RNA sequence: AGCUUGGAGAGUUUGAUCCUGGCUCAGAACGAACGCUGGUGGCAUGCUUAAUACAUGCAAGUCGAACGAGAAAGCACCUUCGGGUGUGAUUAAAGUGGCGCACGGGUGAGUAACACGUAGGUGACCUGCCCUUUAGUUGGGGACAACAUCGUGAAAACGGUGCUAAUACCGAAUGUGAAAUGCGAAUUUGAAUGUAGCAUUUUAAAGAUGCCCUCUGUAUAUGGUAUCGCUAGAGGAAGGGCCUGCGUGACAUUAGCUUGUUGGUGGGGUAAAGGCUUACCAAGGCUACGAUGUCUAGCUGGUCUGAGAGGAUGAUCAGCCACACUGGAACUGAGACACGGUCCAGACUCCUACGGGAGGCAGCAGUAGGGAAUAUUGCGCAAUGGGGGAAACCCUGACGCAGCAAUGCCACGUGAGUGAGGAAGGCCUUCGGGUCGUAAAGCUCUUUUAUUAUGGAAAAAUGGUCAUUUGGUUAAUACCCAUUUGAUUUGAUGGUACAUAAAGAAAAAGCACCGGCUAACUUCGUGCCAGCAGCCGCGGUAAUACGAAGGGUGCAAGCGUUGUUCGGAUUUAUUGGGCGUAAAGCGCGCGCAGGCGGAUUAAUAAGUCAGGUGUGAAAUCUCGAGGCCUAACCUCGAAACUGCGCCUGAAACUAUUAGUCUAGAAUGUCAUAGGGGGUAGGGGAAUUUCACGUGUAGGGGUAAAAUCCGUAGAGAUGUGAAGGAACACCUGAGGCGAAGGCGCCUACCUGGAUGACUAUUGACGCUGAGGCGCGAAAGCGUGGGGAGCAAACAGGAUUAGAUACCCUGGUAGUCCACGCCGUAAACGAUGAGUACUAGUUUUUGGAGGUAUUGACCCCUUCAGAGACGCAGCUAACGCAUUAAGUACUCCGCCUGGGAAGUACGGUCGCAAGACUAAAACUCAAAGGAAUUGACGGGGGCCCGCACAAGCGGUGGAUUAUGUGGUUUAAUUCGAAGCAACGCGCAGAACCUUACCUAGACUUGAAAUCCGACGAAUUCGGGGUAAUGCCUGAAGUGCCCGCAAGGGAAUGUCGUGACAGGUGCUGCAUGGCUGUCGUCAGCUCGUGUUGUGAAAUGUUGGGUUAAGUCUCGCAACGAGCGCAACCCCUAUCUUUAGUUGCCAGCAUUCAGUUGGGCACUCUAGAGAGACUGCCUGGGUUAACCAGGAGGAAGGUGGGGAUGACGUCAAGUCCUCAUGGCCCUUAUGUCUAGGGCUACACACGUAAUACAAUGGCACAAACAAAGGGAAGCGAACUCGCAAGGGGGAGCAAAUCUCAAAAAUUGUGUCUCAGUCCGGAUUGGAGUCUGCAACUCGACUCCAUGAAGUUGGAAUCGCUAGUAAUCGCGGAUCAGCACGCCGCGGUGAAUACGUUCCCGGGCCUUGUACACACCGCCCGUCACACCAUGGGAGUUGUUUUCAUCUUAAGACGUGACUCUAACCUUCGGGAGAGAGCGUCUACGGUGGGAGCGAUGACUGGGGUGAAGUCGUAACAAGGUAGCCGUAGGGGAACCUGCGGCUGGAUCACCUCCUUU
Repeated sequence: AGCUUGGAGAGUUUGAUCCUGGCUCAGAACGAACGCUGGUGGCAUGCUUAAUACAUGCAAGUCGAACGAGAAAGCACCUUCGGGUGUGAUUAAAGUGGCGCACGGGUGAGUAACACGUAGGUGACCUGCCCUUUAGUUGGGGACAACAUCGUGAAAACGGUGCUAAUACCGAAUGUGAAAUGCGAAUUUGAAUGUAGCAUUUUAAAGAUGCCCUCUGUAUAUGGUAUCGCUAGAGGAAGGGCCUGCGUGACAUUAGCUUGUUGGUGGGGUAAAGGCUUACCAAGGCUACGAUGUCUAGCUGGUCUGAGAGGAUGAUCAGCCACACUGGAACUGAGACACGGUCCAGACUCCUACGGGAGGCAGCAGUAGGGAAUAUUGCGCAAUGGGGGAAACCCUGACGCAGCAAUGCCACGUGAGUGAGGAAGGCCUUCGGGUCGUAAAGCUCUUUUAUUAUGGAAAAAUGGUCAUUUGGUUAAUACCCAUUUGAUUUGAUGGUACAUAAAGAAAAAGCACCGGCUAACUUCGUGCCAGCAGCCGCGGUAAUACGAAGGGUGCAAGCGUUGUUCGGAUUUAUUGGGCGUAAAGCGCGCGCAGGCGGAUUAAUAAGUCAGGUGUGAAAUCUCGAGGCCUAACCUCGAAACUGCGCCUGAAACUAUUAGUCUAGAAUGUCAUAGGGGGUAGGGGAAUUUCACGUGUAGGGGUAAAAUCCGUAGAGAUGUGAAGGAACACCUGAGGCGAAGGCGCCUACCUGGAUGACUAUUGACGCUGAGGCGCGAAAGCGUGGGGAGCAAACAGGAUUAGAUACCCUGGUAGUCCACGCCGUAAACGAUGAGUACUAGUUUUUGGAGGUAUUGACCCCUUCAGAGACGCAGCUAACGCAUUAAGUACUCCGCCUGGGAAGUACGGUCGCAAGACUAAAACUCAAAGGAAUUGACGGGGGCCCGCACAAGCGGUGGAUUAUGUGGUUUAAUUCGAAGCAACGCGCAGAACCUUACCUAGACUUGAAAUCCGACGAAUUCGGGGUAAUGCCUGAAGUGCCCGCAAGGGAAUGUCGUGACAGGUGCUGCAUGGCUGUCGUCAGCUCGUGUUGUGAAAUGUUGGGUUAAGUCUCGCAACGAGCGCAACCCCUAUCUUUAGUUGCCAGCAUUCAGUUGGGCACUCUAGAGAGACUGCCUGGGUUAACCAGGAGGAAGGUGGGGAUGACGUCAAGUCCUCAUGGCCCUUAUGUCUAGGGCUACACACGUAAUACAAUGGCACAAACAAAGGGAAGCGAACUCGCAAGGGGGAGCAAAUCUCAAAAAUUGUGUCUCAGUCCGGAUUGGAGUCUGCAACUCGACUCCAUGAAGUUGGAAUCGCUAGUAAUCGCGGAUCAGCACGCCGCGGUGAAUACGUUCCCGGGCCUUGUACACACCGCCCGUCACACCAUGGGAGUUGUUUUCAUCUUAAGACGUGACUCUAACCUUCGGGAGAGAGCGUCUACGGUGGGAGCGAUGACUGGGGUGAAGUCGUAACAAGGUAGCCGUAGGGGAACCUGCGGCUGGAUCACCUCCUUU
């Protein structure tokens, strides 16, 4: 200087909210693989699978300066031409001998272990080569290879005989020393199993090369010397062996393991301690701090990730270990039980003459196989390193390089500037345009990289050789060693890096994504199909989510996908979570171990803290520098390595030891309360049964009944007896107990608690894994008992069924004794203990005080039991000194839902079962609290012709009309509970008409544009069923223009753009409408409350028709609705009087006329009603009741007026309209038919069934409307419908037009009639082109059903119902329908219990598509995983036993025998054989794990299967827990328990004032 420095969230449960909680995503990484694509370079990396099998080549040799022997080619010379000699030759190849081969390289199978890591120990050890140092290196002997020769064998190989050397082998000498044995100081914590020292005994060696001297004829030899060797020691360095502390996986559904096992003594063995081994003795050793067993795994430095703590991992590089085809074994050696050594066994492969042999790539390449998947049978020893050698050198698939692969990291490029007619083209479009887009083209430049050419390094020196300088050694100048300088020589990579030049934008861009998370949007295609999807989820005709295109976004020589790891995930929580209701407190206690522990003093220093020191390999990481042009990469330095050991110190805290104390705890004394427990005895009430009496016909039971009991005398009632079980009142959220639980009285035995006193002990305490005990109900065993009740069962009801609810019976059981079981919603859903933190109030048991005669009362305090409430906590609800607050200690438990508290295993149990307790698979949720709605066979309040009280109907008949159904060529279509059905249709004979049949047309019946012709137009003829079609005649106008011609309007023809569609979708829509409902509601702003959804306002007390008004109130205001404003009507005034009216005057048949405008009336403008006045009530309110006045009285009566919204309500066939569909037809035209059918069912009406009536005659009174293609008068004809006629009237004038019920008189007299009028026959009228299908009306005749209507159901509260007629729209004609109008004109309402609908408040909810909701189980079908299963099969392991290879050890009486000894016999030595151990193998038993298995059990999943309806509301029998029985199934019932039950009432207590 720098490091220190570092932390992001999102989607998804709900109508919405907060929380809990899982799932998923965004990040980083990889020895990766796959898909699409691919220019260059640098640096790395590259069989993760079959430790599967391997062809071929190479990977460990070297030394002639240890030894004997020793070719060949070539060259030279000689030659008798056969050959020889020399050289080659310090040769090759082979042998003896030495060193090496135990390193380097590979792999990770095994191993849960002193294997590894770390720190130590070795006074229990070894160490070749190397370094330092001490002392030596004397003198002999006998062999064996090679070689020669003989032989066996296919081969590999082997045997016999003979010769020979050594640094090979063997004695002897010497002994500095060393070792062994004996004795034995000092020292040490520890060596007495012996160090120093002393004595005795034993024990070594090898030479080679260079040079010099001497001797000699020479070679040699002797001697000297140097170097390299050799021997015996001492020390070092480096390496190893062994031992120890600590650390280093999972499973307890593995709990006990162990016999060489634990220790000792003796022997053996090793380099060395040791049961390492053996004999004997003892009976130990390990384990809940996890032994043993099973499964998995090489360990570490590190690597990845992470803020960190951690988690995962152990490729490349480095350290250690293990292994080398599989298993066993030793030999040699300093070192091995040995990757490229040996022996044996096994499997496999190869050779073979079948007799026998050979082999081991987990070395480098490479092959086959496996696999998603991993490279060249390359170059070189130039460098670094290793082996041998004195050295030169030789060897080295270690290593250095190159090749292949986007496998990764890093770097570079694929061009730059300018360029708008915003080109063409693509895509979109609202048709205007927008966008790709300065992008391209064009113009001006550059040349990295690639290509070609030229030049061209560093890596090489402290190497080798030669020469040389100086020093050492020596007798020496020689040799040798060290050193200086000079020369020379060595490169696989590679003509590579790098540099320069040439040409030319030239050769170089893809991949994924674009609904949200998550950056990026449109069109077309498709139509729950095809498909997508990481999660949520897209797709069923307008898909930004599928496929394609255009455009865009992201990254880029890569991009995506898949897999895996960490992260996010505080989702295992040490840092850093929880357990009342979300998952989670053991049912309760006692208590061993363990954990934690009051005050004070002292000591110690284990924990703790500080300083120092050793170690923590290197590499990596971090930082600072440096080197490759940069980076990656490499190098250097620093820091770090958070760990462990040792030394020194500190002493607060913990701990230990010693002492003291009393506040915790316990004991003592005196009192107290209690359904605490156990045993024994006693008591009365009641039920039942029995006996007897009285007495007579019922009793009992239910919603109602029945089964049942009773005339054989029940029930009722009286007396007596028997027997069992339970203990009314007192009784109280009052008491006791650890919990379960405990209630008549008395006695005995007994546990605990509390208060006061403060005497004693002196921390004796708290908690408590395992363990032990207690533990409701049900249930089990044995024996009793059995009154009542009552699972099962039986019968009766209910019901679609009723294995239930209800009823009648009834057995286990309930009770007792003894013994099991051990579970409950065993709950406060709240573990135990200690301390602290506002209050108020009630109550139980004590104590003290004040007051009082006393008792209450009041105050203080201790121990319990309740209610409310502050702070605080909580997701909220709520808790709140009896905490769910604040802290500490200990225990238990939780980690998404389901599968499942299940399977398997184990333990317990007589059984039922209990305890312990998974996984596969499946889902994206499951859940808690609270909110708003909706709903309830929940509650409260209120309203409505909702019920009730009434009146009249419908449902029965006939007809009409609509609908369903059926039929049909068609019976067009729509409407479907209320809110479809006399509805669309205010009027289908044709038309309408959309339907059917038949016949026609194709730019079309109607519209716009273009071209040609003709003006237009009018009148015919032919033909057809008709339209269409064919054809004739007449006829030329208007405007402009000189003319030709053009134009406007119109017709025909042609052409295509287009028309047309009552075709589909009302679930794509607009508009309009229905309905809740003329119900009183629906909202907003600001403020306030709540984390929030939301709440408040809008609730509450009154009141109203009303969210109408008022009072109160954390609300204050406002909007849409209500009301009012509008219209009609009821009264009056005024204005105006024609077509209206007529009181008075005149007149007439007649308001007909004169006259008048008072009245009626008409229609303009006004008045009037507002709880304004009075009395009473009410909060001096709002308002209500009554009254006065008034035409009208409390919105006077009607109408119009319909809030926010609901029903995907209705309508694409009124209209409009998106999309789709048809286009010589789904369009258009025409004729005929159909919509009018007819077994039947339903709705709505008309008319009736008669006397309150029918008929006949006579008489009276309206309102509101209509009228010109019209209403149509008088008059006239017809029985009538109607005909003729044509006055009047565009209408207060004329006309339709007669009102009818009613009134009066008469008749009918209860009858299918003088009721009723259907149906049918005949004759007509009218409208119309036309009344057959299919019109209305008239007349004559006919004269059906029907005698008031079952269950059920509709309308109506006053000028209303009922009843009576009149008019109008539509319309040529057609009205019992519809819309209006007036006439006559009632009854009843106690009231809100009930039915229906609605409003407000409240409550419950598992509903939110909102009860037409949700939802449970059996059964049936398909698929998936899994348990059991007679067994079958494989694998691992263990025990026993048999056999025993090689080898080691022991033995070795038999055999052999060069070195040495010998007394000459032999000994020492070697071997066969035998014994012990033992691999593989055989046999038998056991255990664990896996695969499979007829059949079988439950589980899960699956748009529209079956049966029921168990749960959610009081879910219609409240639900649930435990247990037992029963049942197709959900479930039902019994016993005990819980509230996580609604509602009502009562009791108690509390809060506020």
A computed fold for a 1553-nucleotide RNA from a Bacteriovoracaceae bacterium, annotated as small-subunit ribosomal RNA. The organism belongs to Bacteriovoracaceae, within Bacteria. Model confidence (mean pLDDT): 83 of 100. It matches the Rfam family "Bacterial small subunit ribosomal RNA". Gene Ontology terms of the family: ribosome and structural constituent of ribosome.